[in-house]
Context: one part of a larger RNA
Molecule: small-subunit ribosomal RNA, central domain
Organism: uncultured bacterium
RNA sequence: CUGGGCUUAAAGGGCGCGUAGGCGGAUUCACAAGUCUGUGGUGAAAUCCUCCAGCUUAACUGGAGAAGUGCCGUGGAUACUGUGAGUCUCGAGGAGGAUAGGGGCAUCUGGAACUGCCGGUGGAGCGGUGAAAUGCGUUGAUAUCGGCAGGAACUCCGGUGGCGAAGGCGAGAUGCUGGAUCCUUUCUGACGCUGAGGCGCGAAAGCCAGGGGAGCAAACGGGAUUAGAUACCCCGGUAGUCCUGGCCCUAAACGAUGAGAACUAGAUAGCGAGGGUGACAUGCCCCCGCUGUCGGAGCAAAAGUGUUAAGUUCUCCGCCUGGGGAGUAUGGUCGCAAGGCUGAAACUC
Numbered sequence: 001c002u003g004g005g006c007u008u009a010a011a012g013g014g015c016g017c018g019u020a021g022g023c024g025g026a027u028u029c030a031c032a033a034g035u036c037u038g039u040g041g042u043g044a045a046a047u048c049c050u051c052c053a054g055c056u057u058a059a060c061u062g063g064a065g066a067a068g069u070g071c072c073g074u075g076g077a078u079a080c081u082g083u084g085a086g087u088c089u090c091g092a093g094g095a096g097g098a099u100a101g102g103g104g105c106a107u108c109u110g111g112a113a114c115u116g117c118c119g120g121u122g123g124a125g126c127g128g129u130g131a132a133a134u135g136c137g138u139u140g141a142u143a144u145c146g147g148c149a150g151g152a153a154c155u156c157c158g159g160u161g162g163c164g165a166a167g168g169c170g171a172g173a174u175g176c177u178g179g180a181u182c183c184u185u186u187c188u189g190a191c192g193c194u195g196a197g198g199c200g201c202g203a204a205a206g207c208c209a210g211g212g213g214a215g216c217a218a219a220c221g222g223g224a225u226u227a228g229a230u231a232c233c234c235c236g237g238u239a240g241u242c243c244u245g246g247c248c249c250u251a252a253a254c255g256a257u258g259a260g261a262a263c264u265a266g267a268u269a270g271c272g273a274g275g276g277u278g279a280c281a282u283g284c285c286c287c288c289g290c291u292g293u294c295g296g297a298g299c300a301a302a303a304g305u306g307u308u309a310a311g312u313u314c315u316c317c318g319c320c321u322g323g324g325g326a327g328u329a330u331g332g333u334c335g336c337a338a339g340g341c342u343g344a345a346a347c348u349c
Stems, first nucleotide, its partner, number of pairs: 004320003007303002012317001014201004021194003025088007033081002035077008049065006091191001092188003095184005103177007110154001114150008125136002162169002206247006215241002220236004258316006266294007274286004298305002322349003331342004
């Protein structure tokens, strides 16, 4: 390279926007670059192949032909691709009307709980465990009532329910703002899909600076357990967890399933629109979008999947090629660092 693959065997990039590139709807005309065809030239000789001939044969040698899958010129064909010109509306987008939503950002507000402080009542224990002890408590704890302060998280509703590209998003109100869905013979007229590089977003932990610090809690101290106990259990407790600004860029970043499009039995449930019918009891029917469950054909090694495909096809990107060594070494690059990205070989089985 050919070929085969990527849910679980190695393999889908964490996610988006988008450059180059690749690919691209219906129809008409023109051109003829790709494509097809005729013909001319060229494609040195030797070699290879076929036939014939010469050495007794063969190797070897000689002759003829074929081949040389190619390139160039020229005449023609126009279905497909391409190019140019035009038309179209079903792809895509816009407009108008309507709807749902923990989508995002900012500001303000709220109650319960918790902890601390102040005051009242009260008077010996509390706490904790398998059992204890460390710990707290007559300088009055625990319990209980009132008040004040603080920080973090938002019970119920809550749901294989919603929104978001993913990470993720859950008290209430207001402001700003992104996207989606449905309806409409209303417009543009292929404006599309994918996307190497690139740019942006990206849980938690971690880092820098400044705040904040109730609870929880790595590290750390103590008490237990134990042969030991650098643990599991208990009492404490600092970073951190929170906010602002700036970094880091990883994950079982998972549906372990890339994005887009078309086609291919059904049944049932939920969410959000719309339409038809109706005696309007609030049901029945249809349809669009999303989210689930079951299941047929098919697919699959099986488990399973099955219109939300892992079925049947097309386009584009990413990735895999035995285990260990190893996501290591080295180089490069990014980072304040931690480290990230890229990423071998020897050797060994």